[in-house]
This record gives sequence, C1' cells and structure tokens, in this order.
RNA sequence: UCGGGGAGCCGGGCAGCCGCGUCGGGGAAACCCGUACGAGGAAAGUCCGGGCUCCACGAAACAAGGAUGGCGGGUAACGCCCGCCCGGCGAGGAAACGGCCGUCCGUCAGGGCGGCACGUCCGAAGCCGAGGGACAGUGCCACAGAGAGCAAUCCGCCGAUGGGUUUCACGUCGAAAGACGGGGGACCACAGGCAAGGGUGAAAGGGUGCGGUAAGAGCGCACCGGGGAACCGGCAACGGCGACCGCAUGGCAAACCCCAUCCGGAGCAAGACCGAAUAGGGGCGGCGCGCCCGGCCGAAAGGUGCAGGGCAGGGGUGUUUCGCCCCGUGACCGCCCGGGUUGGUUGCUUGAGCCUUGCGGCAACGCAAGGCCUAGAUGAAUGGCUGCCCUUGCGGGGCUGGUGUUUUACAUACCGCCCGCAUGACAGAACCCGGCUUACAGGCUCCCCGGCGUA
Repeated sequence: UCGGGGAGCCGGGCAGCCGCGUCGGGGAAACCCGUACGAGGAAAGUCCGGGCUCCACGAAACAAGGAUGGCGGGUAACGCCCGCCCGGCGAGGAAACGGCCGUCCGUCAGGGCGGCACGUCCGAAGCCGAGGGACAGUGCCACAGAGAGCAAUCCGCCGAUGGGUUUCACGUCGAAAGACGGGGGACCACAGGCAAGGGUGAAAGGGUGCGGUAAGAGCGCACCGGGGAACCGGCAACGGCGACCGCAUGGCAAACCCCAUCCGGAGCAAGACCGAAUAGGGGCGGCGCGCCCGGCCGAAAGGUGCAGGGCAGGGGUGUUUCGCCCCGUGACCGCCCGGGUUGGUUGCUUGAGCCUUGCGGCAACGCAAGGCCUAGAUGAAUGGCUGCCCUUGCGGGGCUGGUGUUUUACAUACCGCCCGCAUGACAGAACCCGGCUUACAGGCUCCCCGGCGUA
C1' cells in the first nucleotide's frame, strides 16, 4: 500500500428560561424548597431458559405430547456460550493431467514450443452446518428413459456352441444329373452370450491402464477410490499408520420412524390485603344410595341409618400399584339461566446485580478482596422554547492562508475561512434476569490473514 475477514465505541455538545415523575425536608392542606435519581444496545420480536406466584392430594412405573442431537467443558438453566473434532465454503496459489488459444515441424497420423487458468488439485484468517441411525420397518425420487430398489437391456457388440443359407475340395455310389459322409471358407443372427461402448436423466451398479475372452465383465493384476483387524496419540468425538479383502446392495429421516437424553400446568391482566356491593342464587341430566358387628325400640320375632366401627363400592388422576382425603338423597361429572365488584394498597425493584484489582483456566467462566446503588409510572413521567457550537449534504463568496495543475493570468481544482438552506440513524421501560433473532444515517478505534514494495 492492496485485497480478504473479525470486534468494540459514539451516535450530538454547552448555556439559559419554563414544565414533569420518584425520593428527601417543611406544611393542617393547597403548596414551597432541594437537585439525590430519572429509558436501550437493542427497551423491539414474544422465539428459548429460569427466578417468583398460584393451582393440581402425594410417590413410583408406563402411555400420550413436545424438545434437543459430533465430543468435552461453562452456567441457576437453556434450543445459549467456550474450546476441540468432522464436513462444506473461502481471498488466493501451483501448472502434473485433461481442455482451449497461438506458433513451428509433418503428405497424413501426430509431435515440439509458448501461453490461458475452463475442469481435476492445494487452500490463510474466518464463515456456515437441522452434525446419531438408511443393515428395525414403511414411504418418496416428477418428467425423460428399457430400467430409479433388487434388479434390468432401448440402441448396440459377439459369432466360440446349437440352428439356417451358400460355396469349395476330397471320398463313396451312379452312365449322367445328382445323393450321401466328414471337413474348410463366407454370410445370417433364430436360440444363445455381454453389460465394456452409446443414449435418457440430478443420479444408472467405482475410475484409469494392462492382460484375458468369441465378444466382454474386478474375471485377474497395478495404482487411485471403498471397507478395514492390530498398534500409536487423544478424557472423547476423532486422527496417524495400516495387515488383510475384489469390495460393488444409490439418495432423501428440516419424510413417517428408530435410538439416546430431557420436560407438571398457568402466568404480574400471577397472587395477597382493604373497602364497597349483591341473590350463602336457580334449573336439568348422569351414576350411587349395599352387607356385617354394635347402639336404640321391643317380652320375643322383628324394626330402626343412629355425627360408632369394619368390609365392599364410588370419587379426587390418561392408565396401573401403594398411601391419604371425601361420600352414602351425595362426593363427583356434564349442561343452561342469572346477580355483584371494573375502587384503593401491595406485589414494584438490592439483583443468579454492576465496576476495579489479583489468582486459576486456551477460553467461556470461577474464586477472593475492595467499591457502588443507577426509573418504578398507572391512560401512563424525563418535555418545550431560544442562542451558540458540532456532524453530513447542497449552493454562493473570495484568493488575505496552504497544496497542486498550467496558458504564469490570481485562470482553475481541493482544503481551510465566511454566508444561506437543509440534515443528525434504529428507535421508548411497565415483575425481574440469562440468551437468541431482527433494525440501525454517519463517524472513530483496535485486532487477525495473505500479496506486493521498502528499510
């Protein structure tokens, strides 16, 4: 200096006047004084996790529903944060192979030289990943194509083997024509063999080369690719090195699903208190209303639910077991109609809080010491006006300032200076906190990686 990345801060300032809210002081009150404090990095979204409050009778197991998903750590917790692993992207790099361009040699085939950087290859800082399982099962892969999940053959290749046509020579029979026998050649491609080549497609059963074959094919071999025991490193994910194996059976699970782990519900309009008022309201349906002992009445038989006890039953829970509670004209379940209160106080701000220093840790973060207190409104406070300064943009002036160009004239450009106009991002607490996501004019600062140049 150029290019590629990451993070942080500010986002108007000062003064005056008037006006607000909480708090403190005075006052019977109205009000007065004080200036102690008075919106954010996202206050937004309401997407996660909690604190806190109330409800569910409790415990355990299961079911339903939902969430998370590489490994390890942090945290109150998380779907968050940190570090690491794997995969992809990435400024750029090299020029071996393929491709393209130029040029030379050559009849052609082809080759040499030089370049490009289109493909294969390498890849910084950093960024992204919905990163377990496709051999538990089900499902989908349009169209094209023969064929898209257990295999298959459209075009095509082969002519060894069976088959067909034709021809040639030989042998036998025959007067000849011709017949018969085995054999050679050529052709066909019906049976058969092939999945190498071509086509279709996002994807078609590893790739390149050699051998082999009738033609082929991991059929065999070399290398690459794939799987991979043992050993080494690492807490682990995983990495290194790899004996051995011809290995060949695609993709999608942000498809259903399987595996592992976790999870009560509702929410400050939660809830508590005070005041005030009303009708401790009415109706319908469902399912129960049992047995024994005792008590009471009775001479006995028998009768009687009698705030007693026990058993069984029913309810309180999606199911089951255990415990606890409730019920016997009632617990409970379901439905319909109707009345009162919309007031005040509280919850409400001291927090898993913030800052500084030290120690530990790669870091997130933890521990210790010291210091600080920073809105609590309730139709909803922090605002309005004026002046100056500042940011940014536009226009004008002038050459007294600086830099540069040039025709050396104050001509022109920029900066500084003066004037005028405009402009100053995204956006406002409402119980609180930890995160994530989204929005943000302009300005400033720092860090990391790479190229080039200089010292």
This is a predicted structure of a 455-nucleotide RNA (Bacterial RNase P class A) from Croceicoccus marinus. Rfam family: Bacterial RNase P class A. Gene Ontology terms of the family: ribonuclease P activity, dimeric ribonuclease P complex and tRNA processing. A source record names the gene rnpB. The coordinates come from a structure-prediction model, not an experiment, and the mean pLDDT is 76. RNAcentral holds the sequence, with entries from ENA and Rfam.